[in-house]
């Protein structure tokens, strides 16, 4: 270097054009317990960076960048 795939809360992860962008575990607050655990309840916390289509974009296309894999070359 080509060439494919992935990028969403602290960590996993759901969404295939209209959701105040859900869930588990985590973390914080209350309740329950004599305390710790555990339960119950509620709360913050995210769409990799541009730009295009579009009435409307996490989604779709384009360029970047970062990962993973595949090949090529390396006298």
């Nucleotide at each position: 270097g080509c060439c494919g795939c992935u990028a969403u809360c602290g960590u996993c992860u759901a969404g295939g054009g209209g959701u105040c962008a859900g869930g588990a575990c985590g973390c914080c607050a209350g309740a329950u317990u004599c305390u710790c655990a555990g339960u119950c309840u509620g709360g913050a916390c995210a769409c990799c960076g541009g730009g295009g289509u579009u009435c409307g974009a996490a989604u779709c296309c384009c360029c970047g960048u970062a990962g993973c894999g595949g090949u090529a070359c390396c006298a």
A computed fold for a 75-nucleotide RNA from Candidatus Sulfopaludibacter sp. SbA3, annotated as transfer RNA. Its Rfam family is "tRNA". Rfam describes the family as follows. Transfer RNA (tRNA) molecules are approximately 80 nucleotides in length. It is annotated as a transfer RNA. The prediction has a mean pLDDT of 81.